Transfer RNA from a Bacteroidia bacterium, 72 nucleotides, folded computationally.
Rfam family: tRNA. Rfam describes the family as follows. Transfer RNA (tRNA) molecules are approximately 80 nucleotides in length.
The coordinates come from a structure-prediction model, not an experiment, and the mean pLDDT is 80.
RNA sequence: GGCACUGUAGUUCAAUGGAUAGAAUAAGCGUUUCCUAAACGUUUGAUGUAGGUUCGAUUCCUACCAGAGUCA
Numbered sequence: 001g002g003c004a005c006u007g008u009a010g011u012u013c014a015a016u017g018g019a020u021a022g023a024a025u026a027a028g029c030g031u032u033u034c035c036u037a038a039a040c041g042u043u044u045g046a047u048g049u050a051g052g053u054u055c056g057a058u059u060c061c062u063a064c065c066a067g068a069g070u071c072a
Base pairs, nucleotide, nucleotide: 001071002070003069005067006066007065010025011024012023013022018055027043028042029041030040031039048064049063050062051061052060
């Protein structure tokens, strides 16, 4: 340098054009317990960046950024 891939809560993963982006786990608070752990309830928290298409974009297109891979 060429090619193909990935990027979504602190972490691991869903959501294949349609409305509030969902779950587990973690964190905060509460209930329970003599205390702790466990269990239960509850709260907070995310679409890599910038454009484009569309009535509507996590999803489709383009460029860039980052990461891992392959070829030279």